[in-house]
Molecule: c-di-GMP-I riboswitch aptamer
Organism: Rhodospirillaceae bacterium
RNA sequence: AUUCGAAAAAGGCAAACCGCCUCAAAGGGCGGGACGCAAAGCUACCGGUCUACGGGUGCAUUGGCUCCUACGACAGCGGGGUUACCGAG
Numbered sequence: 001a002u003u004c005g006a007a008a009a010a011g012g013c014a015a016a017c018c019g020c021c022u023c024a025a026a027g028g029g030c031g032g033g034a035c036g037c038a039a040a041g042c043u044a045c046c047g048g049u050c051u052a053c054g055g056g057u058g059c060a061u062u063g064g065c066u067c068c069u070a071c072g073a074c075a076g077c078g079g080g081g082u083u084a085c086c087g088a089g
Stems, first nucleotide, its partner, number of pairs: 002089004012037002017032006035076001041082003045079003048074003054069003058065002
C1' cells in the first nucleotide's frame, strides 16, 4: 500500500417500543431501551423509498375531495465517493 473479518482485545453505534421537544407532514433532536451493525462514520452524486406546506390538475361550489409535483426527508434500501479503530493475509 492492498485485500479480508476466522479467532481475540480495546472500545463504538443503536431497530422496535416508551417519555419529552420539534416539524404542515415525512422526518429529526434529547433521554431511556437493544433488534441488529466491521463502517449502522461522513456525503443525497445515481437508482429507490417516504411525505406534500406551497404550487398545479380535475370534480364540486363555500366547504371540501381526487390526482400530480421536492424546493422537505431517509446514509439502518442498493450503488458510488470519502475518512477511520483492532486483527489477519